[in-house]
Notes
The prediction has a mean pLDDT of 82. This is a predicted structure of an 84-nucleotide RNA (transfer RNA) from an Alphaproteobacteria bacterium. The source organism's lineage runs through Bacteria, Pseudomonadati, Pseudomonadota and Alphaproteobacteria. It matches the Rfam family "tRNA". Its family is annotated with triplet codon-amino acid adaptor activity in the Gene Ontology. Rfam classes the family as a transfer RNA.
């Protein structure tokens, strides 16, 4: 060098080109108990006091709409060739 894959919250992992994070796991409050453990309810990306805004690895393109497609580019892992 050529070639494929792959990147979404603290973590694992959803999402048919149409509500981004579904379930779960950690947290975090609350009920429960004497008190704790189990168990049950709630919230749990980021900023914001709220209203709201932003957010799939960055950067741009189609599209009425992109985590999904198309392009450059950074990180990773795989297979290849070459040098050595």
């Nucleotide at each position: 060098g050529g070639g494929g894959g792959c990147g979404u919250g603290g973590c694992g992992g959803a999402a048919c080109g149409g509500u981004a994070g579904a379930c779960g796991c950690g947290g975090c409050g609350g009920a429960u108990u004497c008190a704790a453990a189990a168990u049950c309810c709630g919230c749990u990306u980021c900023c914001g006091a709220g209203a709201g805004g932003a957010g799939u690895g960055c950067g741009a393109g189609u599209u009425c709409g992109a985590g999904u497609c198309u392009c450059g580019c950074c990180g990773c892992c795989c297979c290849u060739a070459c040098c050595a």